[in-house]
Background: A computed fold for a 72-nucleotide RNA from Vicugna pacos, annotated as transfer RNA. The coordinates come from a structure-prediction model, not an experiment, and the mean pLDDT is 81. The same sequence occurs in records of 3 taxa. Rfam family: tRNA. Its family is annotated with triplet codon-amino acid adaptor activity in the Gene Ontology. It is annotated as a transfer RNA.

């Protein structure tokens, strides 16, 4: 320089137009003499930034950024 790919809950990773969830981990009951487990309930997200298309954007289109592979 040039391709193509990632970015979504604290961590890992899902969702491919119709108001985002799953696993571990936190909190709080229940359970036990106490734990652990295992059940239940909760809380936590500006979906990486600006814009565009659309009634409607995580999701599509464009430009930025951060990283990662691949040519040279």
């Nucleotide at each position: 320089g040039u391709a193509g790919g990632a970015a979504u809950a604290g961590c890992u990773c899902a969702g491919a137009g119709g108001u985002a969830g799953a696993g571990c981990a936190c909190a709080u009951g229940c359970u036990u003499a106490g734990a652990a487990u295992g059940c239940a309930u909760g809380a936590g997200g500006u979906u990486c930034u600006g814009g565009g298309u659309u009634c409607a954007a995580u999701c599509c289109c464009c430009a930025g950024u951060u990283c990662c592979u691949c040519c040279a």